The RNA shown here (small-subunit ribosomal RNA) has 1392 nucleotides and comes from a metagenome. Rfam family: Bacterial small subunit ribosomal RNA. Its family is annotated with structural constituent of ribosome and ribosome in the Gene Ontology. The prediction has a mean pLDDT of 86.
[in-house]
RNA sequence: AGAGUUUGAUCCUGGCUCAGAACGAACGCUGGCGGCGUGGAUUAGGCAUGCAAGUCGAGCGAGAAAGGUCCCUUCGGGGGCUGAGUACAGCGGCGAACUGGUGAGUAACAGGUGGGUAACGUGCCCCGAAGUGGAGGAUAACCCGAGGAAACUCGGGCUAAUACUGCAUAUGGCCGCGCGGACUUUGGUCUGCGCGGUUAAAGACCUCGGUCGCUUCGGGAUCGGCCCGCCCCCGAUUAGCUUGUUGGUGAGGUAACGGCUCACCAAGGCGACGAUCGGUAGCUGGUCUGAGAGGAUGGUCAGCCACACUGGGACUGAGAUACGGCCCAGACUCCUACGGGGGGCCGCAGUCUAGAGGCUUCGGCAAUGGGGGCAACCCUGACCGAGCGACGCCGCGUGUGGGAUUGAAGGCUUUCGGGUCGUAAACCACUGUCAAGAGGGAAGAAUGCCCAAGUGGUGAACUUGGGAGUGACGGUACCUCUGAAGGAAGCCCCGGCUAACUCCGUGCCAGCAGCCGCGGUAAUACGGAGGGGGCAAGCGUUGUUCGGAUUUACUGGGCGUAAAGGGUGUGUAGGCGGCUGCGUAAGUCUGGUGUGAAAUCUUCACCGCUUAACGGGAAGAGGUCACUGGAAACUGCGUAGCUCGAGUGUGGUAGAGGCAAGCGGAAUUCCUGGUGUAGCGGUGGAAUGUUAAAAUAUCAGGAAGAACACCUGUGGCGAAAGCGGCUUGCUGGGCCAUCACUGACGCUGAGACACGAAAGCGUGGGGAGCGAACGGGAUUAGAUACCCCGGUAGUCCACGCCGUAAACGGUGCGCACUAGGUGUAGGGGGUAUCGACCCCCCCUGUGCCGCAGUUAACACAUUAAGUGCGCCGCCUGGGGAGUACGGCCGCAAGUUUGAAACUCAAAGGAAUUGACGGGGCCCGCACAAGCGGUGGAGGAUGUUGUUUAAUUCGACGCAACGCGAAGAACCUUACCUGGGCUUGAACCGCAGGGUAAACCCUUGGAAACAAGGGCUGUGGCAACACAAUCCUGUAGAGGUGCUGCAUGGCUGUCGUCAGCUCGUGUCGUGAGAUGUUGGGUUAAGUCCCGCAACGAGCGCAACCCUUGUCGUUAGUUACCAGCGUGUUAUGGCGGGGACUCUAGCGAGACUGCCGGUGACAAACCGGAGGAAGGUGGGGAUGACGUCAAGUCAUCAUGGCCCUUACGUCCAGGGCUACAAACGUCCUACAAUGGCCGAGACAACGAGUCGCGAUACCGCGAGGUUCAGCUAAUCUCUUAAACUCGGUCUCAGUUCAGAUUGCAGUCUGCAAUUCGACUGCAUGAAGUUGGAAUCGCUAGUAAUCGCAGAUCAGCAUGCUGCGGUGAAUACGUUCCCGGGCCUUGUACACACA
Repeated sequence: AGAGUUUGAUCCUGGCUCAGAACGAACGCUGGCGGCGUGGAUUAGGCAUGCAAGUCGAGCGAGAAAGGUCCCUUCGGGGGCUGAGUACAGCGGCGAACUGGUGAGUAACAGGUGGGUAACGUGCCCCGAAGUGGAGGAUAACCCGAGGAAACUCGGGCUAAUACUGCAUAUGGCCGCGCGGACUUUGGUCUGCGCGGUUAAAGACCUCGGUCGCUUCGGGAUCGGCCCGCCCCCGAUUAGCUUGUUGGUGAGGUAACGGCUCACCAAGGCGACGAUCGGUAGCUGGUCUGAGAGGAUGGUCAGCCACACUGGGACUGAGAUACGGCCCAGACUCCUACGGGGGGCCGCAGUCUAGAGGCUUCGGCAAUGGGGGCAACCCUGACCGAGCGACGCCGCGUGUGGGAUUGAAGGCUUUCGGGUCGUAAACCACUGUCAAGAGGGAAGAAUGCCCAAGUGGUGAACUUGGGAGUGACGGUACCUCUGAAGGAAGCCCCGGCUAACUCCGUGCCAGCAGCCGCGGUAAUACGGAGGGGGCAAGCGUUGUUCGGAUUUACUGGGCGUAAAGGGUGUGUAGGCGGCUGCGUAAGUCUGGUGUGAAAUCUUCACCGCUUAACGGGAAGAGGUCACUGGAAACUGCGUAGCUCGAGUGUGGUAGAGGCAAGCGGAAUUCCUGGUGUAGCGGUGGAAUGUUAAAAUAUCAGGAAGAACACCUGUGGCGAAAGCGGCUUGCUGGGCCAUCACUGACGCUGAGACACGAAAGCGUGGGGAGCGAACGGGAUUAGAUACCCCGGUAGUCCACGCCGUAAACGGUGCGCACUAGGUGUAGGGGGUAUCGACCCCCCCUGUGCCGCAGUUAACACAUUAAGUGCGCCGCCUGGGGAGUACGGCCGCAAGUUUGAAACUCAAAGGAAUUGACGGGGCCCGCACAAGCGGUGGAGGAUGUUGUUUAAUUCGACGCAACGCGAAGAACCUUACCUGGGCUUGAACCGCAGGGUAAACCCUUGGAAACAAGGGCUGUGGCAACACAAUCCUGUAGAGGUGCUGCAUGGCUGUCGUCAGCUCGUGUCGUGAGAUGUUGGGUUAAGUCCCGCAACGAGCGCAACCCUUGUCGUUAGUUACCAGCGUGUUAUGGCGGGGACUCUAGCGAGACUGCCGGUGACAAACCGGAGGAAGGUGGGGAUGACGUCAAGUCAUCAUGGCCCUUACGUCCAGGGCUACAAACGUCCUACAAUGGCCGAGACAACGAGUCGCGAUACCGCGAGGUUCAGCUAAUCUCUUAAACUCGGUCUCAGUUCAGAUUGCAGUCUGCAAUUCGACUGCAUGAAGUUGGAAUCGCUAGUAAUCGCAGAUCAGCAUGCUGCGGUGAAUACGUUCCCGGGCCUUGUACACACA
């Protein structure tokens, strides 16, 4: 000293939370010792028991008993002495008003502080003066009697005093009168003299010296009473309070002043500087916290106050209205013989209750202090000590050193190598604090008492010396010895804040959590473990206070938009106030004095306990205090002036400023009449409405009410609300000029008063238009709306209420200062002029731009939100709520003032990047324009669903669904049923053992497999070794089991869309911006220009492949123009290298050329040439990223799971099921066609486990046979649509071909579930398809066939190939998707 938390991110505002310190604490876990402190905070609730105030015989009278001893005795007892002048009780004195407890009450002169008392008291103590004479009568105790249960009481009798009462005396005191002195703030105080009146006493002891007492007076000291200034909590949702109240006179009362009390008189007193009322509370020194200022608090200790069961009252006394006294009343409790009595722990212990919660019914008067006493001494739950409680603070210990080339065992973890607990342990050496046992052993003790001496008055008191003795604590502290590492460590935390990390378990469960937040199968946040961090005889939690919080801001905050300027003015109190003198000294500054108790706090080379805590000493600090001396700048006050603030006068001037009366025209509606005829009106389109009873339209006349077009302008006026036709009257304010007058007269303004839009209210008018409510018509899913037709209140006037608005510039008023520029309104001056123009300047108002400065930013910026001063109002997280209750106001509506419980961790401001939008620009088969389809039928195929032992799994909008699967009869195969195997079907290491194992045969079996039999390795002479295989064991295999939300890789998609970024610089507090925006252009962030940017990267384009033209090289298996040759015929042959073609290398296209447009650019448009023209066509190529997109079943892989099974082998079945639904296709519905016959033209490709010619057989699928071909050579291979000819004639057909029957072919171990094909027969639906929806812009769509991969066989699918070959695009309003810019946003899982 800060940190976390609002957002995708940022800055700010703002609340919440944390880290610190503290406590009379409590709770949880744990607990070795000691010292010093501390301990009923709740029930001022109730209390059993014991103790807490007595003492004096030197004030007085009386006076035992037990016991001991002696004597007597009738043996029952009696007496003397002692006990003992003792105990107990009484009279009397002093004390009991102290000490101790508690904090209920009290907001008060209760407390604190400083004063006053000339308005007072003071026992005991000290100093001084004087005195202490002489009498008297009683009464307790005691005795007798009586009453009562008791408490106690009554009657009679005896007696004493330092008890009581007279008398004497009176230094003195007091009272009265008279005469003086000193002092004093009014009153008066002190004092001297004289006269008169009045007023005292007690004795005891004695060493006879005296001592202690007693009385009066004066003084002192101490302790009190009373009075005053200042300080001292919250509430105004408490604003008025008061009748002994305020004052006076007189009297009473008190120690004393005083309405303290009473009588009379007067009508005062207090209050916004907060009276009164309500709530809460003992106050202070201090304590805690804080840098301080402050805030909170008042336990222990100390001072004061108050209280003593509750309330009231007095008595005694120096002192009380009395905690352990009295009286009365009440509640409670106890005793009782029921008549009546007793009691008061908020003293020390202790008990019950309530409570989270607080101790022993201890020891002692040894010390300190107190009461009594001459003293000895007695009393003292004050006190000193001990006990209990980790309640707090402080100190100590639980060992120290060595010990790893066995980092032991064990735990945890691991990538299996290791790492870690960890020198930790073991082991070796040593020490001995504490605890335990034993022995020794202080200080606290000196007074007092006795003796002596000194000083002193032969005293008292004090000092010195000597003597006897005094300790609860205490078996103390402390010291020594003994033995022994032996008896002594826990608690919390480890996601961030906040130091400390892994494994397992759990699976939004159980739980955690101070805030943010963790947990839904890989949790460093839950629970456990290992490890680590922190503190330590404690550690955490809870509660409370301060701090952090500048989050109430005095120090030290704010109010345009975050909470916050009153709607506006006039003005009261208050606050603040110009220039120059003089005075004063209240504020202010300074010196001195007094006080601010002690303790506490701070400081110290201080002192005492071994240290510390603790204690002692010294110094310091501490007040808004009081008195006093001084200063006079500033403020105040007084006084004398001044003119610049303010105001007045004079002369001008602009204006929708206000009020009242009158007047005007346009428009609207209505009425009357005329013309005129079928509609009018209204809307996006309509309808309601209106109109043949004559509307609308039009002309003329009339009536009524309301509002004043143009001028009109970020123009004017007004305090704001607000003000707009014209004229007149009355009236407020401003501005300019002038510089005559007043002389600070000023500014602000709590309350108060006034004004205050619209709506609304009351009474009475008025009512044309408009028009809440309401009615009707539309719109709509609905339409209590928007639109339309009507229409009441109202809008208007007068008078009276209401008192609020986004009453906004969201910006209170006043004054001063601080760059400018440019409009506009009013006035003036200068200059100039024909002029009122132009130009320059000043003042006042009103706008815009902009510097410094300010601001969180936006923005403000001489009209401040800048810099200062003065005053007022207001704010303190969001919601609850401007609500409730109460008060004021109002006729009402309601206004104003204005909470709390509860709840949340945010709510909010400005700006940023995105995303989105029914904003702009642009693009795309996106729409439109076209062509052909799908959706209807039958079939094929995929999917859902259902079914099933199983119908294995995955894929789900576009971007799953002829998808993975380029081909499920077995296999595939992952699924199901059944039968087998267990180091296993495959891989690999080690150890031990066996034998060959393979292979063949036989038996069983559905097979897998099992059983039996047979046969055989390499090297070496051999032992043996090697290879192979089997068995056993071990390490380990295997899994298409789960998690694509743990992953790699690969892929889809936006999208071949034109974008996505970086470095440096610059701007911004920052997120970010700039660059990449802008003007053009492009298919393109393509290029050009401009620009605080300059460059660069990934994308675009190009480079690559293919196709289109040409050249060149080459010429077989391809080709054949010319030459030759052969054939019925064919490049068949010789040959050729021209052509086609093949496949290498080149050329070609670059906006290069011309014209136009454009900015002299980029580029675009047109043209020439060219096979091809503006990217020539097609392909490959997919930026940063998005979708937790898809895939753990291609593969790889973390974690989890199975291990005689979730592994593996085999047979059979299933993946092919079938009510239904969807997607993608095939074939059709026919005549642009079907069928029959004849005829023509391709390309890409494939082939030796293959393609298979030819010939023959079969209606055909196909079969038999083999030639050729490892391919520009042979084969697949007759391409089909097409052309020509014929037939059919619009029909469920000579269309269509499903379905079914029979007979076959081929592949294959095997076509039953479940293949393809052929022939004959059968001949279903279907006659162009609802809503909806798909593809395509040219060699494209459409249409026709061919080939290939997979493959034993199986193709309507897929991938390729060529043949024939169109139509249309005006255009970008709309639908969908995308790019850029801009704007709004309360969205950010980002618009469903």